[in-house]
RNA sequence: GAGCGAAAAGGCAAACCCGUCGAAAGGCGGGGACGCAAAGCCACCGGUCUACAGGAGCAAAUCCUAUGAUAGCGGGGUUGCCGAAC
Numbered sequence: 001g002a003g004c005g006a007a008a009a010g011g012c013a014a015a016c017c018c019g020u021c022g023a024a025a026g027g028c029g030g031g032g033a034c035g036c037a038a039a040g041c042c043a044c045c046g047g048u049c050u051a052c053a054g055g056a057g058c059a060a061a062u063c064c065u066a067u068g069a070u071a072g073c074g075g076g077g078u079u080g081c082c083g084a085a086c
Stems, first nucleotide, its partner, number of pairs: 001086001004083002011036002016031006034072001040078003044075003047070003053065004
C1' cells in the first nucleotide's frame, strides 16, 4: 500500500419470542445469535417484496401501478478499526 483477511481487542446481530408503529411489505425497542471486515452510511442502477390509495373490471374475484419497503439480494458511491501472510 491493498482489490488481501491470520491473530487479538472491540463492534454488529439472522431465525424465533415479547412490546410498539404501519393497510401491508417492513421499521423501531428488549431478549436471542445464524452469520458478518464494512452486516457503518446513501435507494443512484438492476433485482425482490408489498398494494392503503389510484387505475382496469357492472360488481365480486382477479389484474396493473411505488410514491412504500429491502443497504443481511447484487452493483455503485462514501466514510472507517486492526495488520499475520502477501
Description:
c-di-GMP-I-GGC riboswitch aptamer from a Pseudomonadota bacterium, 86 nucleotides, folded computationally. Its Rfam family is "c-di-GMP-I-GGC riboswitch aptamer". Rfam links the family to the GO term cyclic-di-GMP binding. Taxonomically the source falls in Pseudomonadota (Bacteria, Pseudomonadati).